[in-house]
RNA sequence: GUGGUAGGGUGCGAUGGUCGCGGCAUGCCGGUUCGACCGGCGUGUCGAGGAAAGUCCGAGCUCCAUCGGGCAGACUGCCAGGUAACGCCUGGGCGCCGCGAGGCGACGGACAGGGCCACAGAAAACAGACCGCCUGCCGAAAGGCAGGUAAGGGUGCAACGGUGGGGUAAGAGCCCACCGCGCGUUCCGGUAACGGGCGCGGCUCGGCAACCCCCAGUCGGAGCAAGGCCAAAUAGGCGGCGAGGUCCGGCCCGGACCGUCUGAGCCGCGGGUAGGCCGCACGAGGUGACGGGCGACCGUCAUCCCAGAGAGAUGACCAUCCGGCCUUCGGGCCGAACAGAACUCGGCUUACGGCUCCGCCUCGAGC
Numbered sequence: 001g002u003g004g005u006a007g008g009g010u011g012c013g014a015u016g017g018u019c020g021c022g023g024c025a026u027g028c029c030g031g032u033u034c035g036a037c038c039g040g041c042g043u044g045u046c047g048a049g050g051a052a053a054g055u056c057c058g059a060g061c062u063c064c065a066u067c068g069g070g071c072a073g074a075c076u077g078c079c080a081g082g083u084a085a086c087g088c089c090u091g092g093g094c095g096c097c098g099c100g101a102g103g104c105g106a107c108g109g110a111c112a113g114g115g116c117c118a119c120a121g122a123a124a125a126c127a128g129a130c131c132g133c134c135u136g137c138c139g140a141a142a143g144g145c146a147g148g149u150a151a152g153g154g155u156g157c158a159a160c161g162g163u164g165g166g167g168u169a170a171g172a173g174c175c176c177a178c179c180g181c182g183c184g185u186u187c188c189g190g191u192a193a194c195g196g197g198c199g200c201g202g203c204u205c206g207g208c209a210a211c212c213c214c215c216a217g218u219c220g221g222a223g224c225a226a227g228g229c230c231a232a233a234u235a236g237g238c239g240g241c242g243a244g245g246u247c248c249g250g251c252c253c254g255g256a257c258c259g260u261c262u263g264a265g266c267c268g269c270g271g272g273u274a275g276g277c278c279g280c281a282c283g284a285g286g287u288g289a290c291g292g293g294c295g296a297c298c299g300u301c302a303u304c305c306c307a308g309a310g311a312g313a314u315g316a317c318c319a320u321c322c323g324g325c326c327u328u329c330g331g332g333c334c335g336a337a338c339a340g341a342a343c344u345c346g347g348c349u350u351a352c353g354g355c356u357c358c359g360c361c362u363c364g365a366g367c
Base pairs, nucleotide, nucleotide: 001363003361004360005359007357008356009355010354013321014320015319016318017317018316019315021047022046023045024044025043026042027041028040029039030038031037049338053349054348056347057346058345059344060343061223062222063221064220073219074218075217076216077215078092079091080090081089082088093107094105095104096103097102108214109213113212114211115208116207117206130153131152132149133148134147135146136145137144138143161179162178163177164176165175166174180203181201182200183199184198185197187196188195189194227278228277229276230275237269238268239267240266241265244258245257246256247255248254285304286303287302288301289300290299291298292297322335323334324333325332326331
């Protein structure tokens, strides 16, 4: 230099000013049903994201249920560690892929049982024989028939261990060596998964369990519209008093209506609703330093307070600087993508224009 691979940071320019919007605190003024109320004008302070998203996992919190156990169902499935917890993360093992850095893996069980294995192919699971090879018989020959064989060819994602030698008519774990596989091991390393060694067995019995299933483990349910508190009007309910009450504009007369124990009306109590308040912003919290650990992460100290509703706010302009593009060199234009909190955290996944930092690998050239 080239192509690649792994992991971070930032996420929209920086600073200052003016104006606007929302929350909170506070001062003054006015109103007021006198309340921790309402309105206006000021001051101070704070005001979106790395994913606030999908709502896929795990929790906090709340209510309901709950002696204990089981069935069903769902999820998980190598080992160790991290964590409040996890199906997440870190490190390791094993398998596969890659020259490599590195990537991917639901990675327990296929002699408990059931099921499936398309197409191709002779044959896809009680093995089987299309071409081929060998032997015998027939035939003049081409070839045919019978038998042996599975080394070679061909099909397929996958074909009943591999390489070499012996052996044989040709062949074959038929025999042998090594590799592989299975079983065993009071051997060695490692916390473990596992790796290595040693011994035994020639070693028929494929694959799929992200098909049912078996084994082991985990799981009670619903969710902030959870849940709690305050609490009208109207209509029911309960209790008490109760013979009158309401209307015809104020009074009288007169009248109408509702009632007089089947109770009008008045008072009180209680549940629920409208409405209001809390839950609800100090938290498994952020930042920095030091220490421990390969790492995920943990500990100590210091420091900071940081949105929160009404599903409704979080913006605009100006100046200077910075960056990019264009330029007639005077200047002009642009600063983007994905997206937008609503009970809160930890993860995963998905979306995204750019800028930037760092490790490692391959190849080429030079020293």

A computed fold for a 367-nucleotide RNA from a Gemmatimonadales bacterium, annotated as Bacterial RNase P class A.
RNAcentral holds the sequence, with entries from ENA.
The organism belongs to Gemmatimonadales, within Bacteria.
Of the family's consensus pairs, 94% are formed in the model.
Rfam family: Bacterial RNase P class A. By type it is a ribozyme.
Model confidence (mean pLDDT): 77 of 100.